[in-house]
The RNA shown here (SAM riboswitch aptamer (S box leader)) has 132 nucleotides and comes from Brevundimonas halotolerans. The source organism's lineage runs through Bacteria, Pseudomonadota, Caulobacterales, Caulobacteraceae and Brevundimonas. Its mean pLDDT, the model's own confidence on a scale to 100, is 82. The model forms 94% of the base pairs in the Rfam consensus.
RNA sequence: CACUCAUCAAGACCGGUCGAGGGAUAGGCCCUUUGACGCCGGGGCAACCUUCGCGAAGAGACCCUCUUCGCGAGAUGGUGCCAACUCCUGCGAGGAUCACGGUCUCACGACCCGGUCCGCGAGAGAUGAGUG
Numbered sequence: 001c002a003c004u005c006a007u008c009a010a011g012a013c014c015g016g017u018c019g020a021g022g023g024a025u026a027g028g029c030c031c032u033u034u035g036a037c038g039c040c041g042g043g044g045c046a047a048c049c050u051u052c053g054c055g056a057a058g059a060g061a062c063c064c065u066c067u068u069c070g071c072g073a074g075a076u077g078g079u080g081c082c083a084a085c086u087c088c089u090g091c092g093a094g095g096a097u098c099a100c101g102g103u104c105u106c107a108c109g110a111c112c113c114g115g116u117c118c119g120c121g122a123g124a125g126a127u128g129a130g131u132g
Base pairs, nucleotide, nucleotide: 001132002131003130004129005128006127007126008125013042014041015040016039017038021031022030023029025090026089027088028087043082044081045080048078049077051073052072053071054070055069056068057067058066059065060064086124091121092120094118095117096116097115098114101112102111103110104109
C1' cells in the first nucleotide's frame, strides 16, 4: 500500500510546551489567542487482539490437545480512543408533509420538478484482526 472480515447513537481530561490554525475531502456548521492542532507527562474510557472460565460443533497422535462459534469475567500485555452520531450533508430508492411553477383534465384530481423531515441501503472515512 492492496484485499477480506467486524464495529462505528454509548464511554472517557488534566498539566506542560508551541503559537495559528483545526474538525480526512467539497459545502455547511462548529472549535480556537479565555491558546486550538500537534508534541510530551500523567490520568481515564472501552474491550478489537490477548488472558481466564463455561457451553456447542468439529478434528487429531483421543484421561489429552487443537480449531470454529456462542456466553460470561478480568484489565497483565499489543493497539485504539478521550468536542459535536464518523459533527451534518454529498449517491440511490422509498415514506410523510408543504408549495411556486409546468403537463394533462370541464372539474375533482393525477403526474413531473422543487423545499423540509424520517429512517434504509450504498459510497467514502476511521479503528481492530487477518492475508499478500